Predicted 3D model of a 350-nucleotide part of an RNA (small-subunit ribosomal RNA, central domain) from a metagenome.
Context: one part of a larger RNA
RNA sequence: CUGGGCGUAAAGGGUAGGUAGGCUGACAGUUAAGUCAGAAGUGUAAUGUAUCCGCUUAACGGGUAACUUGCUUCUGAAACUGGCUGUCUUGAGACUCGAAGAGGAAAGCGGAAUUCCAGGUGUAGCGGUGAAAUGUGUAGAUAUCUGGAAGAACACCGAUGGCGUAGGCAGCUUUCUGGUCAAGUUCUGACGCUGAACUACGUAAGCGUGGGGAGCGAACAGGAUUAGAUACCCUGGUAGUCCACGCCCUAAACGAUGAGUGCUAGGUGUUGGAGGUGUCGACCCCUUCAGUGCCGCAGCUAACGCAUUAAGCACUCCGCCUGGGGAGUACGAUCGCAAGGUUGAAACUC
Repeated sequence: CUGGGCGUAAAGGGUAGGUAGGCUGACAGUUAAGUCAGAAGUGUAAUGUAUCCGCUUAACGGGUAACUUGCUUCUGAAACUGGCUGUCUUGAGACUCGAAGAGGAAAGCGGAAUUCCAGGUGUAGCGGUGAAAUGUGUAGAUAUCUGGAAGAACACCGAUGGCGUAGGCAGCUUUCUGGUCAAGUUCUGACGCUGAACUACGUAAGCGUGGGGAGCGAACAGGAUUAGAUACCCUGGUAGUCCACGCCCUAAACGAUGAGUGCUAGGUGUUGGAGGUGUCGACCCCUUCAGUGCCGCAGCUAACGCAUUAAGCACUCCGCCUGGGGAGUACGAUCGCAAGGUUGAAACUC
């Protein structure tokens, strides 16, 4: 390289949009580039293969044939691929009418709790632990009541629930705004799928500037524990956590399972629609579409397990793997304010 693979053994890109490229629905006509058939030319010689001849054989030498899988030209075929033309509606999209939702952005508002401040009542403890101590309190704490301030998070509802491409999203109201689903079958008529590059988004932590700072809390300090204790436990506590703008671009970014399409037993729950039967209706039953769970057959799997939400049966496109360590390191390149990210070896060794 080929091949074989990628849920857990090495291996699915964090997610999306999308350029080139690859692949691409049904019917009819046409073309003849690919494809196929025939013919001609060419494909040096030698070697090699087959066969014949010669030397007593062999090696060897000679003759002939085929081969030389190719290329060119001509003639023809038209199923498939491609090109062109026309048509179609099931893919895709649009339209109409409905539906659900923590989808996103901004502004405003709310109550509980916590801490702090002021005042009242009140007196000796409070706090904390396995037990203690540091800490706090007669300068009146803790407890309790009243008033005020601040910041952050939104109990119950709440769910095996919903929404979002992923990251993720939860008090309430308003404004702006994205997507999805059902039904109708009105319109366009293949407009599709995937997607190197590229672009955008991307938890937390971290960084820059300016705010904010209640609680929590890396670092740090103290008290314990211990042989020690740079920890686990306790008392404090700075960055940070919060907001605005700008960076960073990584995660067990996980379903450890790329995207799309078609096909393949059932059973049971749940969310959002639509239809039917009965019914005033609720509700129940049945059918169907879209999502989300569990169980389970065939099939698959090394097994575990997966099983119409496939890890089954197939097709298209992309990404990735190729023994362990060295190493996600070095060097180079590139991005970043930095931290560092991306790309990514080898020697050597087992």